[in-house]
RNA sequence: GGGCCUGUAACUCAGUGGUAGAGUGUCCGCCUGAUAAGCGCAAAGUCGACUGUUCAAACCAGUCUAGGCCCA
Numbered sequence: 001g002g003g004c005c006u007g008u009a010a011c012u013c014a015g016u017g018g019u020a021g022a023g024u025g026u027c028c029g030c031c032u033g034a035u036a037a038g039c040g041c042a043a044a045g046u047c048g049a050c051u052g053u054u055c056a057a058a059c060c061a062g063u064c065u066a067g068g069c070c071c072a
Stems, first nucleotide, its partner, number of pairs: 001071007010024004018055001026042001028040003048064005
């Protein structure tokens, strides 16, 4: 330098045009003499950035950016 893949909650990941979700973790409550386990509630996201397409974009297109793999 070229090609491909990935970037979504604190972490691991789903979601491939029409309300952003799960598990773990965290807060609070129940339970217990207390803790752990278990049960219930809640909070936590400008979906890597910008621009475009569209009535509508996490999702499609372009550029950039961070990481990974391969080739040279």